[in-house]
Order: sequence, then C1' cells, then structure tokens
RNA sequence: GGUUUAUAAAGAAGCGGCGAGAGAUCAGGCUCAAUGACCCGCUGGCAACCCUUCAAUUUGGAGAAGGUGCCAAUUCCUGUCCCGGCAAAUAACACCGGGGAAUAUAAAUU
Repeated sequence: GGUUUAUAAAGAAGCGGCGAGAGAUCAGGCUCAAUGACCCGCUGGCAACCCUUCAAUUUGGAGAAGGUGCCAAUUCCUGUCCCGGCAAAUAACACCGGGGAAUAUAAAUU
C1' cells in the first nucleotide's frame, strides 16, 4: 500500500521550539494564523478499538497499567452517483432529507 469489519453531530490544552502559511486531494465557500497558526517536543487530558475484569453468550456493566488514536469548527460545509419529498414534459435545474462514494482511525488479514 491492498482487502474486510466497525466507528466518525459527544469528549479532551498548557508550556517550549520553529517561523508562514494551515484546515487530506482539486474547486468553491467559510474559518484559523506574527496576540505565532500548521508542524515538532514535553507534560497533561479525552475516549475506550485492542486490552483487563464481572455477568452472560457475542450482548451488557466496570476499569485504564500497556499498544494505537484523538484534544478549533459535524470528517468545517458543499461538489460526483443513487433514492425519496417530486407532481409538471417518462424531464432538467434549484431546495430539503437519506444513502453511497471519498477521507480518517482502530482491529484483523495480505
């Protein structure tokens, strides 16, 4: 890197370093950023996938030492595809809702 499954409206920041862009990619919007963002290190925290434990039978309760992850904004929002609202010209566009796709993370596997 590929595949499968699960989750993604909740939650959790201080200090130091660096110095200009950052929010995955492309486009649009919006936001963060010299009152120093992003990133890196340390410390702290959140959460509970792996894990531990109890009941029980694949579900529920409890825990947090360890392996990951995470700590602006719903995965910041929208886009492309499908379905519904939805009729009208077997339409299309726009709008609203849902799903998929994509992305991220975990666990397993290759």
The RNA shown here (SAM riboswitch aptamer (S box leader)) has 110 nucleotides and comes from a Bacteroidota bacterium.
The prediction has a mean pLDDT of 82.
It was read from a public genome assembly, where an Rfam model found it.
The organism belongs to Bacteroidota, within Bacteria.